Transfer RNA from a Candidatus Falkowbacteria bacterium, 73 nucleotides, folded computationally.
Its Rfam family is "tRNA". Gene Ontology term of the family: triplet codon-amino acid adaptor activity.
Taxonomically the source falls in Candidatus Falkowiibacteriota (Bacteria, Bacteria candidate phyla).
The coordinates come from a structure-prediction model, not an experiment, and the mean pLDDT is 83.

RNA sequence: AGCGGGGUAGAGCAGUUGGCGGCUCGCCGGGCCCAUAACCCGGAGGUCGUGGGUUCGAAUCCCACCCCCGCAA
Numbered sequence: 001a002g003c004g005g006g007g008u009a010g011a012g013c014a015g016u017u018g019g020c021g022g023c024u025c026g027c028c029g030g031g032c033c034c035a036u037a038a039c040c041c042g043g044a045g046g047u048c049g050u051g052g053g054u055u056c057g058a059a060u061c062c063c064a065c066c067c068c069c070g071c072a073a
Base pairs, nucleotide, nucleotide: 002071003070004069005068006067007066010025011024012023013022019056027043028042029041030040031039049065050064051063052062053061
């Protein structure tokens, strides 16, 4: 070189007949409490690995490349 799986928020992961990007934990603010934890409410945080292509429209389809895991050698 070859085959398979994966890359989406700080972490772990959803998201398929293409149509406004989500969940849990964490973080920030508030409520509750004498106080903390728990619980409740709100919020910030994303070029969806990179670059092209198709399309009115791409995390999603196609091509190339990069990185991680496994198989084989």